[in-house]
RNA sequence: GGGGCGGUAGCUCAAUUGGGAGAGCGCGACGGUCGCAUCGACGAGGUUGUGGGUUCGACCCCCAUCCGCUCCA
Numbered sequence: 001g002g003g004g005c006g007g008u009a010g011c012u013c014a015a016u017u018g019g020g021a022g023a024g025c026g027c028g029a030c031g032g033u034c035g036c037a038u039c040g041a042c043g044a045g046g047u048u049g050u051g052g053g054u055u056c057g058a059c060c061c062c063c064a065u066c067c068g069c070u071c072c073a
Stems, first nucleotide, its partner, number of pairs: 001072007010025004019056001027043002030040002049065005
């Protein structure tokens, strides 16, 4: 320098004909318990790496770019 894969909540990850952004764990508070844990029901938490483009509409398609892993040279 070139190719491939990945980047989404604090962490691990989902989300396909392009249309409602979600789960588990964690966190907060409630119930329950003498109390803690387990458990149950509830809540907060997101510029979907960044910047553009296409579209009525983009996590998803196109372009550029940054970062990580990997392959080739």